[in-house]
About this RNA
The RNA shown here (c-di-GMP-I-GGC riboswitch aptamer) has 90 nucleotides and comes from a Clostridia bacterium. Its mean pLDDT, the model's own confidence on a scale to 100, is 89. It was read from a public genome assembly, where an Rfam model found it. Rfam family: c-di-GMP-I-GGC riboswitch aptamer. A reference for the family is Weinberg et al. (2017), "Bioinformatic analysis of riboswitch structures uncovers variant classes with altered ligand specificity", Proc Natl Acad Sci U S A.
RNA sequence: AGCGACAAGGGCAAACGCUUCCGAAAGGAGCGGGCGCAAAGCCGCGGGUCUAAGAUCUCGGGUGAGAUUAUGACAGCCGGGCUGCCGAAA
Numbered sequence: 001a002g003c004g005a006c007a008a009g010g011g012c013a014a015a016c017g018c019u020u021c022c023g024a025a026a027g028g029a030g031c032g033g034g035c036g037c038a039a040a041g042c043c044g045c046g047g048g049u050c051u052a053a054g055a056u057c058u059c060g061g062g063u064g065a066g067a068u069u070a071u072g073a074c075a076g077c078c079g080g081g082c083u084g085c086c087g088a089a090a
Stems, first nucleotide, its partner, number of pairs: 003087002011037002016032004021028002035076001041082003045079003048074003054069006
C1' cells in the first nucleotide's frame, strides 16, 4: 500500500415517535430510538434523485393555475477527491 476478524477499546445512527426549533419546499436541527455502517468522517467535483422560493413562459377578469428552471437539498444512491482508529488471517 492493500485487506477486514464472532479481536480490543470506542464511534456513527435508518425507519419510526416527539418539538412554541430553522426552511417556501425538499430538507435540516434537537431529544428518544437502532436498521444498519470500517470511513455511515469531511468535500456537491461528475452522474443521479428530491424540491421550486425566485426567475421565465403559457392560461385566466383575478388575489390564481400550469410548465420550465438550482442558485436550494440528499455525502446512509453510484463514482471521484481529502483525512483517519485498530491489527487476526490471507